[in-house]
RNA sequence: UCGUGCUAGAUGGGGAGAUAGCGGUGCCCUGUACCCGCAAUCCGCUAUAGCGGGGUCGAAUUCCCAUGUAGAGGUCCUCGCGCUUUUGGUUGGAACGGUGUCAAGUGGCGUUGAAAGUCGGAUUCUGCGCAACGUUGGGCUUCUGAACCCCGCCAGGACCGGAAGGUAGCAGCGGUAGGAAUGUUCCAGCGUGUGUUGCAGAGCUGUCCGGCUGGAGUCAAUGGGCCCCGGGAAAACCGGAAAGCGGGAUCGAAGAUGGGUGCACGG
Numbered sequence: 001u002c003g004u005g006c007u008a009g010a011u012g013g014g015g016a017g018a019u020a021g022c023g024g025u026g027c028c029c030u031g032u033a034c035c036c037g038c039a040a041u042c043c044g045c046u047a048u049a050g051c052g053g054g055g056u057c058g059a060a061u062u063c064c065c066a067u068g069u070a071g072a073g074g075u076c077c078u079c080g081c082g083c084u085u086u087u088g089g090u091u092g093g094a095a096c097g098g099u100g101u102c103a104a105g106u107g108g109c110g111u112u113g114a115a116a117g118u119c120g121g122a123u124u125c126u127g128c129g130c131a132a133c134g135u136u137g138g139g140c141u142u143c144u145g146a147a148c149c150c151c152g153c154c155a156g157g158a159c160c161g162g163a164a165g166g167u168a169g170c171a172g173c174g175g176u177a178g179g180a181a182u183g184u185u186c187c188a189g190c191g192u193g194u195g196u197u198g199c200a201g202a203g204c205u206g207u208c209c210g211g212c213u214g215g216a217g218u219c220a221a222u223g224g225g226c227c228c229c230g231g232g233a234a235a236a237c238c239g240g241a242a243a244g245c246g247g248g249a250u251c252g253a254a255g256a257u258g259g260g261u262g263c264a265c266g267g
Stems, first nucleotide, its partner, number of pairs: 001267006009057003012030004020046005034054005063260005073251005079246003084241003088238004096230003100226003105222002107219003116213008124202006130195002132192007139184002142181001144179001150175003158167003
């Protein structure tokens, strides 16, 4: 130096999450990279940190190490920017509603007399009447009303008498007392959510009506101005949230460059 056969090793790697930790299954990135079984209510392990079975390559384009001014992508940030959004907070006070007030718009009333003043009356309260209504009692009308112990007349019958005649008297008929019912244009008492009612007194703030004086305003419906109360819009500021862009930190695939790598036999 060449050839043959082996061995170490390789047959993908990474991020987040999860875990005491490591690897895997599932998600994402890279980009092509043997197969089968296991696994999230997990699976397998323990710093040499997937396990079990089978295959291929094999000391180099392929294995191992180092380096960046290279690097996809992921994660984190009490970082920055503008945009959107917010049933967060502060300021803010709009529309609108209500009370009061004003009077040079519109309108109503007013010289057939406004405001204001004055007089009287009503409305209000108290007392006494009257009326109405209700109720109670009395009077009166009608009807009823006593087996006998109420009245009149008393058939029949009874009693007294020689007779004439007399006596008491039930039923019936008529009436009556107490009592009961009904009506009442009568009288008395009591009461009242009563009254176009009378008299007397009080009150007279307000309202209404009328008389007199007076001689031009008055009302506030509508529109408007102002004060107060309610109401809370827009807007501004401070925050919160989501996505985006930028910055920082961290992990980092692929790629690039440089270096390293065993044993046996034979020529």
Source information: A computed fold for a 267-nucleotide RNA from a Candidatus Latescibacterota bacterium, annotated as Bacterial large signal recognition particle RNA. Of the family's consensus pairs, 87% are formed in the model. The source organism's lineage runs through Bacteria, Pseudomonadati and Candidatus Latescibacterota. Rfam family: Bacterial large signal recognition particle RNA. Rfam's curators write: The signal recognition particle (SRP) is a universally conserved ribonucleoprotein involved in the co-translational targeting of proteins to membranes. The coordinates come from a structure-prediction model, not an experiment, and the mean pLDDT is 75.